[in-house]
């Protein structure tokens, strides 16, 4: 001098996931400030529902099980709940073709292909690659949507290479 790793502090950055104030508790303390947790509120940000107009469009009542009512007992029928096919929402986490499993038919699942979407962490574009496409919820219902209304404000700075432009930070 360079590189790598760890801890702390202060910036900066990705994301909607921020900011300000008040109250209580904890910690510390002589008291307080600061800090941490919880709660409430303001502003800001993100998402869902929700008219006219516009768009789309010609359909209506779904199934199973359980419980209650109904009935002389049942059945029909009525109500509630759970699950599910339809439909919808959060999310990148979807579409489609072929084969197979499944099945009354479906739903669903597996493999392969194509398209699409997302990630590789300051952003955008071009290029070469790598990886991923979960989960949860609503409950028969959802286009758009003023008013109105409901919910959320986590978590991180990472495995890429090359080129162009811009931004931010630090130092002088």
């Nucleotide at each position: 001098a360079a590189a790598u790793u760890g801890u702390c502090c202060g910036c900066g950055c990705c994301u909607a996931a921020g900011u300000c104030g008040c109250g209580c508790u904890c910690c510390u303390u002589c008291u307080a400030c600061a800090g941490a947790g919880c709660g409430c509120g303001g502003c800001g940000c993100g998402g869902g529902g929700g008219a006219c107009c516009c768009a789309a469009g010609u359909u209506a009542g779904g199934g199973u099980c359980u419980c209650g009512g109904g009935u002389c007992c049942a059945a029909a029928c009525c109500g509630a709940g759970a699950c599910c096919a339809g439909g919808g929402g959060c999310g990148c986490a979807g579409g489609u073709g072929g084969c197979c499993a499944g099945c009354c038919a479906a739903a669903u699942g597996g493999c392969c292909g194509c398209c699409c979407g997302g990630u590789g962490a300051c952003u955008u574009c071009c290029u070469u690659c790598a990886c991923c496409g979960a989960g949860c919820c609503c409950g028969u219902c959802a286009g758009c949507u003023a008013a109105c209304u409901c919910c959320g404000c986590c978590g991180g700075c990472a495995u890429a290479g090359g080129g162009a432009a811009g931004g931010u930070g630090u130092c002088c």
Source information
A computed fold for a 172-nucleotide RNA from Chthoniobacter sp., annotated as c-di-AMP riboswitch aptamer (ydaO/yuaA leader). It matches the Rfam family "c-di-AMP riboswitch aptamer (ydaO/yuaA leader)". Its family is annotated with cyclic-di-AMP binding and regulation of gene expression in the Gene Ontology. Taxonomically the source falls in Chthoniobacter (Bacteria, Pseudomonadati, Verrucomicrobiota, Spartobacteria). Its mean pLDDT, the model's own confidence on a scale to 100, is 76. It was read from a public genome assembly, where an Rfam model found it.